[in-house]
RNA sequence: AGAGUUUGAUCAUGGCUCAGGAUGAACGCUAGCGGUGCGCCUAACACAUGCAAGUCGAGCGGGAUUAUUUGUGACACAGAGUUUACAUAUAUAUGCAGAUUGUGUGUCACAGGUAAUUUAGCGGCAAACGGGUGCGUAACACGUUGAUAUCUCCCCCGAAGUCAGGGAUAACCUCAAGAAAUUGAGACUAAUACCGGAUGGUCCCGUGAGGGUAAAGGAGCAAUUCGCUUCGGGAAGAGUCUGCGGCCUAUCAGCUAGUUGGCGGGGUAAUAGCCCACCAAGGCGAUGACGGGUAGCUGGUCUGAGAGGACGGCCAGCCACAAUGGAACUGAGACACGGUCCAUACUCCUACGGGACGCAGCAGUGAGGAAUCUUCCACAAUGGGCGAAAGCCUGAUGGAGCGACACCGCGUGAAGGAUGAAGCCUUUGUUGGUGUAAACUUCUUUUCUCUGGGAAGAUAAUGACGGUACCAGAGGAAUAAGGGGCGGCAAACUUCGUGCCAGCAGCCGCGGUAAUACGAAGGCCCCAAGCGUUAUCCGGAAUUACUGGGCGUAAAGCGUGCGCAGGCGGCUUUGUAAGACAGGUGUGAAAUCCCCGGGCUUAACCUGGGAACUGCGCUUGUGACUGCAAGGCUCGAGUGUGGCAGAGGGGGGUGGAAUUCCACGUGUAGCAGUGAAAUGCGUAGAGAUGUGGAGGAACACCGAUGGCGAAGGCAGCCCCCUGGGUCAACACUGACGCUCAUGCACGAAAGCGUGGGUAGCAAACAGGAUUAGAUACCCUGGUAGUCCACGCCCUAAACGAUGCCAACUAGGUGUUGGGGAAGGAGACUUCCUUAGUACCGUAGCUAACGCGUGAAGUUGGCCGCCUGGGGAGUACGGUCGCAAGAUUAAAACUCAAAGGAAUUGACGGGGACCCGCACAAGCGGUGGAUGAUGUGGAUUAAUUCGAUGCAACGCGAAAAACCUUACCUACCCUUGACAUGCCAGGAAUCCCGGAGAGAUUUGGGAGUGCUCGAAAGAGAGCCUGGACACAGGUGCUGCAUGGCUGUCGUCAGCUCGUGUCGUGAGAUGUUGGGUUAAGUCCCGCAACGAGCGCAACCCUUAUCAUUAGUUGCCAUCAUUUAGUUGGGCACUCUAAUGAGACUGCCGGUGACAAACCGGAGGAAGGUGGGGAUGACGUCAAGUCCGCAUGGCCUUUAUGUCCGGGGCUACACACACGCUACAAUGGUCGGUACAAUGGGUUGCUAAGUCGCGAGAUGGAGCCAAUCCCCCAAAGCCGGCCUCAGUUCAGAUUGCAGGCUGCAACUCGCCUGCAUGAAGCUGGAGUUGCUAGUAAACGCGCGUCAGCUAUAGUGCGUUGAAUACGUUCUCGGGCCUUGUACACACCGCCCGUCACGUCAUGGGAGUUGGUAACACCUGAAGCCGGUAGCCUAACCGCAAGGAGGGCGCCGUCGAAGGUGGUGCUGGUGACUAGGACGAAGUCGUAACAAGGUAAAGGG
Repeated sequence: AGAGUUUGAUCAUGGCUCAGGAUGAACGCUAGCGGUGCGCCUAACACAUGCAAGUCGAGCGGGAUUAUUUGUGACACAGAGUUUACAUAUAUAUGCAGAUUGUGUGUCACAGGUAAUUUAGCGGCAAACGGGUGCGUAACACGUUGAUAUCUCCCCCGAAGUCAGGGAUAACCUCAAGAAAUUGAGACUAAUACCGGAUGGUCCCGUGAGGGUAAAGGAGCAAUUCGCUUCGGGAAGAGUCUGCGGCCUAUCAGCUAGUUGGCGGGGUAAUAGCCCACCAAGGCGAUGACGGGUAGCUGGUCUGAGAGGACGGCCAGCCACAAUGGAACUGAGACACGGUCCAUACUCCUACGGGACGCAGCAGUGAGGAAUCUUCCACAAUGGGCGAAAGCCUGAUGGAGCGACACCGCGUGAAGGAUGAAGCCUUUGUUGGUGUAAACUUCUUUUCUCUGGGAAGAUAAUGACGGUACCAGAGGAAUAAGGGGCGGCAAACUUCGUGCCAGCAGCCGCGGUAAUACGAAGGCCCCAAGCGUUAUCCGGAAUUACUGGGCGUAAAGCGUGCGCAGGCGGCUUUGUAAGACAGGUGUGAAAUCCCCGGGCUUAACCUGGGAACUGCGCUUGUGACUGCAAGGCUCGAGUGUGGCAGAGGGGGGUGGAAUUCCACGUGUAGCAGUGAAAUGCGUAGAGAUGUGGAGGAACACCGAUGGCGAAGGCAGCCCCCUGGGUCAACACUGACGCUCAUGCACGAAAGCGUGGGUAGCAAACAGGAUUAGAUACCCUGGUAGUCCACGCCCUAAACGAUGCCAACUAGGUGUUGGGGAAGGAGACUUCCUUAGUACCGUAGCUAACGCGUGAAGUUGGCCGCCUGGGGAGUACGGUCGCAAGAUUAAAACUCAAAGGAAUUGACGGGGACCCGCACAAGCGGUGGAUGAUGUGGAUUAAUUCGAUGCAACGCGAAAAACCUUACCUACCCUUGACAUGCCAGGAAUCCCGGAGAGAUUUGGGAGUGCUCGAAAGAGAGCCUGGACACAGGUGCUGCAUGGCUGUCGUCAGCUCGUGUCGUGAGAUGUUGGGUUAAGUCCCGCAACGAGCGCAACCCUUAUCAUUAGUUGCCAUCAUUUAGUUGGGCACUCUAAUGAGACUGCCGGUGACAAACCGGAGGAAGGUGGGGAUGACGUCAAGUCCGCAUGGCCUUUAUGUCCGGGGCUACACACACGCUACAAUGGUCGGUACAAUGGGUUGCUAAGUCGCGAGAUGGAGCCAAUCCCCCAAAGCCGGCCUCAGUUCAGAUUGCAGGCUGCAACUCGCCUGCAUGAAGCUGGAGUUGCUAGUAAACGCGCGUCAGCUAUAGUGCGUUGAAUACGUUCUCGGGCCUUGUACACACCGCCCGUCACGUCAUGGGAGUUGGUAACACCUGAAGCCGGUAGCCUAACCGCAAGGAGGGCGCCGUCGAAGGUGGUGCUGGUGACUAGGACGAAGUCGUAACAAGGUAAAGGG
């Protein structure tokens, strides 16, 4: 940075499509690792479970637990005292049992104190932050710039104070209701809870006097400290107002009653209609109000060169919301996501009486969806709440997990390694590819696994992450590659399969038997842990164009003017400073982008600094330009004066010609009409003609490329009214101008309404024609209408397809109007100027065509319009209209084009010129008949195949009885009938017998060759057998091909090089003027040359010469039946070489040319006649069955052999030819004259036989020698006499002949007999221009024979006609039109029928939404209050003040009722539209498209 796609090709227009980047993505295939980010875009759908807002005991009273302590009591134990009984010793003690007193220890209970821990409640602070979402909102919501009438808990600074009292209440306890949630009653109690009082200032009110207004204490042994109250200030935050900015829609044009303003109140922290009463009638709007739709806004993100365009996920700022709707309370702050009340819907619990809930917090579930994560860890860090603090709380946050969702980084090994292994793919083959790739050798260890160590993040402690990052060691190439593509765009190609199938496809488009486009494989290309696809945005797209487009013909100038708003505006002076420009300054959050650094091994990522944020505000300056204000000027514009031209407009009057009609006269049979007719008119007198009259419409000549008008448009003449233009010279006004959305006016024809009028013309209609039809074209009639008046309609191809105004930029020619100058006696002529109107043309412009001072050139101003084709100027809605309809004006859906200009062809029922047996002029045929041949058709077992307009049809086929033969039927064979190679055996070959339709099969016999070698043996050839490669195929494809051929056409054309012109396709040359058979030649010319064709060169024929004379010839000589023989080669002839003809000569015409016409000479004269020779190309023309050949198919058969049959059939149709229909003939007899050819498997003579076909015969001849071989028509004579015949000969019978293995299907010939049709042929059609047509016979090829009347040659006899190019056919050249290019056998339109799709209308029906009217009126705030209740204050008391409940009122959500607006879904039926290989009917358009087309009605 561009590319593909409209065409046969080109240029331009124009759409569609692609390559790039991006994403909160999804889907498909695949997947090794790490880092950093990101992760419900859908249902603001519903939510189980857990957690997400608490904290303070240093505010308070309790409770609980623990510890400790005091008191009382009980129990247990210990020892002591007192006492009783008993026993023993001894008489004192001991022992045992009991009673009692106090002490100690332990345990328990009760009551109290102290300390610690804990905490339900009262109280304080927080809960308005943090976190989520984007429903609503088009708004001061947001961004930015300003403003202030305000408030502020906590925090900071400053000043002052913190005195003294009071009454309650929760908790707790008792009782009670309830399933629960929860609640009631009674009694008790505390405070930093609550309430008076005091004091009080710099506080508040008031001008002032004066009045009013505060508090709370806690901790500590204490110092002290934390609180509390009031005031002032700060910081930070909040509230409110404001300029400017940012979506779509006018098919939303008018909206608004608290609406706009004022005064006075209320209300708020504060301004304000924020609210209320009264007053005024305002306010907003085309610079888009009101309405509808959509949407959170921004920093920014993506893209883009930029300007722009699209977007607003993560992060950050603001806003809004918290199931839906409403409301307030508390508070510094809320009308409050995890608060309250009410209403509604949903869900849940219930004992049926009542209750509870709100994940758009973090996880998670269901649902929806193409789609989006863990019911994780931790408060270690950062931050937040509370607290004096320890600390507690914190799904904020820090982390981990899941997901290739994105970005970034790394790896999947490195080096060597050729027998270029195998495999796979490919190739006719040698080979080629994968490919140094692998194997193999050596090496390395990022990653991986294992082991060990082990952070930073943390200033003292504290680490979720985490034994993580990182480091070290060991092991071993080990654990790690896919996805898409390969026809062009667009990098990358082959094979097989498939056969318009299956499929692909972003666009163009691939696929119908050789697919680089489908599927597979091999190979290759691109990217890579990803790759593709889908969706969306920007780009490319200058395809909405500010930068940066257009409007004559491609889409696009309103039909025309006037003109308000708007936009733009002449010269000059002064002022100003709104715009503008310059400097300074405030702001423009951070992040992002950019630049320079830094940190993670790098990068992504993070981070420091700078720049930038193109904006807004303030300020200073400048004064050119624009604006504004004031003044001046005259050139723009206008006015006046005087002329001029004109179908300019309106009204009135008037004139002649013509048509028609009426009356009368003359007059008689037609008139009219057409391509031709008919309908029509006319003997009731038309038409024609004469006279008179009536009426309507239009104005011949002049008249023109002429004039006028804004356009539409305007035409006899005269009068009246009236608009505009222009010229000349002066005077005046002093920018008064230009353009113009909305608006207003005019606006052909047709049409509509009312009333007139109506001669001609003439939709509709009728009739006649034409036609396949003819609702048309043509004809005869004919009504609306055409005309007038008034009122509508408002459209045209309303066109110059060209908006208006102004300026500038070569000329030339004509014409209309005005003016001037010169010349002239005049008529008039010439020149200049100005306003129109035409043509040509320079520069320039344009895609080209073209435009070109009247621009489509160069510029300025303003308006209108366009953005692919169709759907569609349609639907719906609005406006206008009496209607018809007009105007404004979409979408769904569908196509890849539609369209412009020009080019080359082709074509035309376009034009000009020319040629041809093309027509015409002639001659003879064909089409009718019979039979022959070919074809179609139908038939058949088969009737083999091909050829199908000219250019198939007596064609392939120059010979179908078998063979041929390819077809059918029957019977056989399978390496084969034929070729090459291998092995074995045998020579080959010949003869005989059996079976069979034959192919074939079976048996016997004879026979041994050639070359080398002494022999053995080997070899060649042939035969037989065997195995495998292969043979074979007239099987398919002539649309895979070669070669050959036909045809246009023996027509005169077809091209190239260089140059030139054109943006280009292309043109020129090659056209033009002449001429020719010819692109033949000449002349001219931006062309000059050249090639393939034409012509000539070749063959033959016509004349002559020379040479040569056998088999040819015979003039002279001799001879013969006979050129038979001698002789001769003069002639004929033969066959070889030459000559000759060239418009060379003469005259004329022509341009002094080419050439043509006439003439001479000549055998021949203007290419002498004939032949061969066929340019570039066309027809996918013909042929695979002549041959060759790719591919496919077949292989005990689609091959091969063989018998028989068929190709020969026959209702019929066509084509080419034969013979005839007769007297220019037939028949009989006689008689004359050719040429080309052929001959040994042959031609065959004489002679003989036969009526004949033929037989016999065998001379001669390998041919100028012999034979075929008598030519026939002709000529002479006889008969026939117009008849289905003495014409014609089909058909049939009999008898023969010939060929051949064989004439049944199915040959030819002969003789006799038989004797069809046919008496000159409809429409039509064919050949031929001179030795031609016509007529006549002869030969040859093929061939055993023949179907030959065919084909191809030869000679004999031998005409007629051509005025001419109008017409038919074909062709050539030039030109014109074209919507054709497969090229007119083209293209193409509409209805109908069928299918699919979207849309409109539609009786209705069903939703949504919005406002309105009325009803009802929850919660709640506010206001009122007569009922009830009431601690603090006052009062001795009664009571009061104050408060609460209840009740009432205003407002008020949802709800109900009613009609309405807008909008969606659906709807019998209906309308048009779009699309759809081969449906029907016609033929409208493109050529003069066969009636020119098109526009309006």
This is a predicted structure of a 1497-nucleotide RNA (small-subunit ribosomal RNA) from an uncultured bacterium.
Its mean pLDDT, the model's own confidence on a scale to 100, is 85.
Rfam family: Bacterial small subunit ribosomal RNA.